[in-house]
RNA sequence: AGAGUUUGAUCCUGGCUCAGAACGAACGCUGGCGGCGUGGCUAAGGCAUGCAAGUCGUACGAGAAAGUCUCCUUCGGGAGGCGAGUAAAGUGGCGGAAGGGUUAGUAAUGCAUAGAUAACCUAUCCUCGGCUCCGGGAUAACCUUCCUAACGGAGGGCUAAUACCGGCAAAGGACAUCUCUGGAUCACCUGGUUCGGGGAUUAAAGGAGGGGAUCCUUCGGGACCUUCCGGCUGAGGCGGGGUUUAUGUCCUAUUAGCUUGUUGGUGGGGUAACGGCCUACCAAGGCUCCGAUGGGUAGCCGGCCUGAGAGGGCGACCGGCAACACUGGGACUGAGGCACUGCCCAGACUCCUACGGGAGGCUGCAGUCGAGAAUCUUUCGCAAUGCCCGAAAGGGUGACGAAGCGACGCCGCGUGGACGAUGAAGGCCUUCGGGUUGUAAAGUCCUGUCAGGUGAGAAGAAAAACAUAGAGACGAAUAAUCUCUAUGUCUGACGCUAUCAUCAGAGGAAGCACCAGCAAACUUCGUGCCAGCAGCUGCGGUAAUACGAAGGGUGCGAGCGUUGUUCGGAUUCACUGGGCUUAAAGGGCACGUAGGCGGGGAGAUAAAUCAGGAGUGAAAGCCCGACGCUCAACGUCGGAAAGUCUCUUGAAAAUGUCUCUCUUGAGUGCAGGAGGGGAGAGUGGAACUCUUGGUGGAGCGGUGAAAUGCGUAGAUAUCAAGGGGAACGCCGGCGGCGAAAGCGGCUCUCUGGUCUGCUACUGACGCUGAGGUGCGAAAGCUAGGGGAGCAAACAGGAUUAGAUACCCUGGUAGUCCACGCCGUAAACGAUGGGUACUAGGUGUUGGUUCUUUAUGGAUCGGCGCCGAAGCUAACGCAUUAAGUACCCCGCCUGGGGAGUACGAUCGCAAGAUUGAAACUCAAAGGAAUUGACGGGGGCCCGCACAAGCGGUGGAGCAUGUGGUUUAAUUCGAUGCAACGCGAAGAACCUUACCUGGGCUUGAACCGCAGAUGACAACCCCUGAAAGGGGGCCUUCCUUCGGGACAUCUGUAGAGGUGCUGCAUGGCUGUCGUCAGCUCGUGCCGUGAGGUGUUGGGUUAAGUCCCGCAACGAGCGCAACCCUUGCCCUUAGUUGCCAUCAGGUUAUGCUGGGAACUCUAAGGGGACUGCCCCGGAUAACGGGGAGGAAGGUGGGGAUGACGUCAAGUCCUCAUGGCCCUUACGUCCAGGGCUACACACGUGCUACAAUGGCCGGUACAACGGGCAGCAAUACCGCGAGGUGGAGCAAAUCCCUUAAAACCGGUCUCAGUUCGGAUUGUAGUCUGCAACUCGACUGCAUGAAGGCGGAAUCGCUAGUAAUCGCGGAUCAGCAUGCCGCGGUGAAUACGUUCCCGGGCCUUGUACACACCGCCCGUCACGCCAUGGAAGUCGGUAGCGCCCGAAGCCGGUGGCCUAACCUUCGGGAAGGAGCCGUCGAAGGUGAGACCGAUAACUGGAGCGAAGUCGUAACAAGGUA
Repeated sequence: AGAGUUUGAUCCUGGCUCAGAACGAACGCUGGCGGCGUGGCUAAGGCAUGCAAGUCGUACGAGAAAGUCUCCUUCGGGAGGCGAGUAAAGUGGCGGAAGGGUUAGUAAUGCAUAGAUAACCUAUCCUCGGCUCCGGGAUAACCUUCCUAACGGAGGGCUAAUACCGGCAAAGGACAUCUCUGGAUCACCUGGUUCGGGGAUUAAAGGAGGGGAUCCUUCGGGACCUUCCGGCUGAGGCGGGGUUUAUGUCCUAUUAGCUUGUUGGUGGGGUAACGGCCUACCAAGGCUCCGAUGGGUAGCCGGCCUGAGAGGGCGACCGGCAACACUGGGACUGAGGCACUGCCCAGACUCCUACGGGAGGCUGCAGUCGAGAAUCUUUCGCAAUGCCCGAAAGGGUGACGAAGCGACGCCGCGUGGACGAUGAAGGCCUUCGGGUUGUAAAGUCCUGUCAGGUGAGAAGAAAAACAUAGAGACGAAUAAUCUCUAUGUCUGACGCUAUCAUCAGAGGAAGCACCAGCAAACUUCGUGCCAGCAGCUGCGGUAAUACGAAGGGUGCGAGCGUUGUUCGGAUUCACUGGGCUUAAAGGGCACGUAGGCGGGGAGAUAAAUCAGGAGUGAAAGCCCGACGCUCAACGUCGGAAAGUCUCUUGAAAAUGUCUCUCUUGAGUGCAGGAGGGGAGAGUGGAACUCUUGGUGGAGCGGUGAAAUGCGUAGAUAUCAAGGGGAACGCCGGCGGCGAAAGCGGCUCUCUGGUCUGCUACUGACGCUGAGGUGCGAAAGCUAGGGGAGCAAACAGGAUUAGAUACCCUGGUAGUCCACGCCGUAAACGAUGGGUACUAGGUGUUGGUUCUUUAUGGAUCGGCGCCGAAGCUAACGCAUUAAGUACCCCGCCUGGGGAGUACGAUCGCAAGAUUGAAACUCAAAGGAAUUGACGGGGGCCCGCACAAGCGGUGGAGCAUGUGGUUUAAUUCGAUGCAACGCGAAGAACCUUACCUGGGCUUGAACCGCAGAUGACAACCCCUGAAAGGGGGCCUUCCUUCGGGACAUCUGUAGAGGUGCUGCAUGGCUGUCGUCAGCUCGUGCCGUGAGGUGUUGGGUUAAGUCCCGCAACGAGCGCAACCCUUGCCCUUAGUUGCCAUCAGGUUAUGCUGGGAACUCUAAGGGGACUGCCCCGGAUAACGGGGAGGAAGGUGGGGAUGACGUCAAGUCCUCAUGGCCCUUACGUCCAGGGCUACACACGUGCUACAAUGGCCGGUACAACGGGCAGCAAUACCGCGAGGUGGAGCAAAUCCCUUAAAACCGGUCUCAGUUCGGAUUGUAGUCUGCAACUCGACUGCAUGAAGGCGGAAUCGCUAGUAAUCGCGGAUCAGCAUGCCGCGGUGAAUACGUUCCCGGGCCUUGUACACACCGCCCGUCACGCCAUGGAAGUCGGUAGCGCCCGAAGCCGGUGGCCUAACCUUCGGGAAGGAGCCGUCGAAGGUGAGACCGAUAACUGGAGCGAAGUCGUAACAAGGUA
């Protein structure tokens, strides 16, 4: 510090996710030791048991027992001493308000920071002063009599105090309190401080130690003195607290108004104290958009976590504050409480009960149940620290100190170290060679931490106290007491501690997660969209580095992972530090309130600002330094840091405030100007329609085409007259005006804004603008007019599969006017307003102005276009900014759900405004790029159409396919690009299929080991054959070890036309012989990518030329190759024969010839080379000459980058999988040849351009020895007999046929056509039954030119005619070739199909066979409404009214004081009253749960119906 994920790819926007750190955690697997921390986050739920607050005998009275000793004894016991002035209890004092727990409540009565208290209190403690006298009456305990189950209680009797009460002196009472009053001083308003004066009021308690003289004595002692501890009264202090002020302190406006003790005043009361704190009266105030009131949530802080920081989250442990103590209320006591382990009342709950009544409060420490994912021992000790009591000893203390449990966290240590290669074994992988685990192990040599055994052994302890000694203080005192010093004694829970020494021995101590990318780490097997994984992207459908396992590896390590939560990354709420044309986002527009911001100069001030000083910001923590535990965690000490804090001193530039002033911002004035700016009134013509009349006579109208409709009752058309309503042609314009919406004939009236010029006036008067107010298209609404045209709804006609649409004919609301409402629009420049600045060019509009008067210049205001810098993701914007800045407002924060629900406001309604959540997805989106596509456009090709010729589709047959059938009808090929295809040839074989019969190292190949010496051939039997059985026969070489060969056995292993062409190689088809496909460098672009390759011409061609930020190059095109067409040279047999000669019935037959044809080698020839014209003078095109051939001469071979997961595992090869007495192999028979049908490809025809008969002529390519076969003979023929010649320019196949000549048939199912069938044959072959071809005779079917549709072909082509070959024993209408005869047509590119280039749109990229919308049906999930039902919360009205404080009170009761003894004063109970918790009741509010039924929404695999959107998406 970033990364993954939207796309075919790119940039951007934007969300989701990950890597980090942390935790009071939990869960899974695992677990050696120690230190330091930490541990009920949920039910402030309920609690058994024990402990957690007592102490003081130096405040007081009283006072046991057990036991033991002594004595007595009637032996039952009794008395006394000790126990012991002890225990337990009581009176009294102090403390139980601290310490400890928890976070329910609380959004301010709280907390934090800084102040105020001149409005206050403070026990104990410290300092200073004064005092501490005399009396009195009770009462617990105790004794006794009773009640009660218990808890407890009642009566009588006795007694003490530092308990309670009274009085007075020192006193002229005080510095106290109250009141009156004078001075000084301070100050902050009431006032404070201090020095005085007058009046009134108020106090106490004793206890302990010691002591000599004097006095008293009950002889104990007391008075007295002294010391200590107390008591009273003042002042001051420390520390603590009360009250109060300012600032800060969560979410919600779908909470906007709240408040009656409320706000203030006066009197009174109350408090420690101010105060509506309380009360009576008076006034009507107080708070609030700077968020009152209400609702929700929450203890606050120091701090903790995270972060670069700013921030964000949290408030466990430790510390400060607050609140609470079963729930609610209340007071008492007290210095302090409205009191955790006090009291009273009410309520709920639990327990006891004799049913009458009682007891209780773990949110103290342990512990228990419950709920929960989850949180410990019913431990030890007061040794230390601290607190309470005490004079002290000491006592108490679940505070605390320790230990225990838990890997809960942090930190430390260990589980060994060194050497050790045959790189052992085993595991795993393997290309079988090896690699890896791996120096790892074993082995050798060592070490000794931790744990274990044995032994030793700190520090935490020093005070206090006591003892001794000494010094000092107090004192009359050598006493007592106190202080100090020295020495000694005593005190440890932890603790069998830490630590150290020693013993033995590598011995007791390693796991967890991950390994597709992010993100370090890879292989094998299993599985087969299953099982499963998953944080995101996503893996898994037979070769999974993603599932499970193994081996290996990576990371961390006594832990490792997972889950949850927080911050970070996230600049993804943006203060630091974001945005708003198109990604989410500018309010429809204006006016204007609050608010925010604000021109120049001068002066003042000092609020804010800045600087210095002072105070504070507790400690702990963080940070820095040092030190202590062996280190660290941890701890100790010191420092630093920390605030929007407070006070104070100062500065004065800018901001604020005040004063003065200025004119440039703003406004006014004066003079001109333009304009569909607004409102009202009037008026005009064209068009339309209606009415009337005339003419006229059959249609009109409408459409793609029609029909509905109108019309002989006279339409349409035309003429004339009249009526009506609405809108204003031309001008008219990226022109004008207005804030926007919007505004268009002409005239008048009223009226707003704006521009220019002049520079007279005001003097900052300005900008923006939350709320608010007004305006606001169309549609719509209310009631009333009006209604020509147009026209939702509606009706009809068409279209269509349907057509509730598009088209047509009609047609009502509405559109128009006037009153009102609505308040929304893609209200758009998708761009808020204002001000300033930042190159220009050009057009237009409204002014002014200059001159040399022009098509000119300058300047101000508008409206447009193009462009610089700059900006932008890009597109683009660019003085009319989307640039550079400032000010103000509005708005955004992933998509969907949803602008929906609920609530509220507005509205007559429709609806508008405001505006969520659950749930769901990993995207949604913007701009641009490359493709593909379009019922987009342009240009151009092709037998693509057109023009022609001939076919197919109809018939019969052949052949292939589908389907069906079958035991099997083997398999593959399936639009073009499968279907006379693989198959260049299925009777057996082939053959892969079926049935049946056999074999199992096998039919063929091969290694090793062992055994045998044969096996084969031949013969016989059996069998359908294969096979089986039998007979006969029994190998070769040798160095004698053995080897070769063959058979058998065993083991490695063969074999498979079994699967996967979607694991592959190779080969092939197709687009397409289409003209394309790319690269290097450069340039452009953030980038994908572009450029080049586009453009202008041209070509068959990315062919060539020209131009150009491109310049070159490659694969394709072309050419090179073959063939054919002309010529030449060479050569001349088997081919040829012109000339010469010979010969034959005839024939190059022979001699010979080398001319010609031909053969087959090499050359030539054609290149737009020449001429003319066109064209940019180019490329090139048109024409011509010559030429055998002319613009690629014809044909062939040749197939770019790629596409179709195209085809082929059955040609071959091959990975993986599968079978192994079978999915291998051998054999016989059958099948591949089936047959209701359907399709493709062909053959033959339907006839006279023909059939038949007779005659006659002319080829080329080829083939031939298991072959071709001549002459001859036989057969009607297929063919047979026979075998000359020929391994071929020699011989044979081999008579070519159509054609031509002659004859016949005469338009018919025929002398056409030949299917089918019968019969007789031929040939091949082991064998023609299933199932061959051919021949003769006989038979003589359909068929008379073929519907929709569809195919081929542009010249030696189509058509037509025959010939040859491969395969092959035989079988050809198929295939591959050959030659003969030999046409027609092409105007042209509108249309169909395919293709190329450019361009355009796109929501497509699996690429239009794409994408995608809505209803319906089904399943799942969340949610709204709803008659109601249930529950909760906080208030309000009324009723009842506990405890209790306060107030009142006749009778009643009462020790202290007074008394004249009667009583009084004072107090108490009781009663009454105000207030008052819980409770009851009533009407509402808010929140939640639930509900018949109902509404939409989301998600779900291939459901149904249509086709709305994306291309002009077929109606933009």
Background
A computed fold for a 1516-nucleotide RNA from a metagenome, annotated as small-subunit ribosomal RNA. The RNAcentral record of the sequence draws on SILVA. The coordinates come from a structure-prediction model, not an experiment, and the mean pLDDT is 85. Its Rfam family is "Bacterial small subunit ribosomal RNA". Its family is annotated with ribosome and structural constituent of ribosome in the Gene Ontology.